[in-house]
RNA sequence: CAUCUAUCAAGAGCGGUCGAGGGAACCGGCCCCGUGACGCCGCAGCAACCAGUCGGGAUUCAACCCCCGGAAACGGUGCUAAAGCCGGAAUCGAUGGAGG
Repeated sequence: CAUCUAUCAAGAGCGGUCGAGGGAACCGGCCCCGUGACGCCGCAGCAACCAGUCGGGAUUCAACCCCCGGAAACGGUGCUAAAGCCGGAAUCGAUGGAGG
């Protein structure tokens, strides 16, 4: 970077720094923002996709891969305004995983 796949109405903030835009792009709305938004850094927190772990199922000679459920949250990620803010367009976007 593209492909496949799952999810996207729940949840979670303080400080420092920067200094004007921001909420993905386009259109129409609506909202946040010099009472300092957005971004970056530090600490904290939320969640439970992957890994790990326990139980069950299925398969097998056996085990793994696969499915369901539980506990936990050290590890890999992600996230911490509003339903992906709403509508249109979805051949769109974001995040996790898989292999390339």
This is a predicted structure of a 100-nucleotide RNA (SAM riboswitch aptamer (S box leader)) from a Solirubrobacterales bacterium. It was read from a public genome assembly, where an Rfam model found it. NCBI's taxonomy places the organism under Bacteria, Bacillati, Actinomycetota, Thermoleophilia, Solirubrobacterales.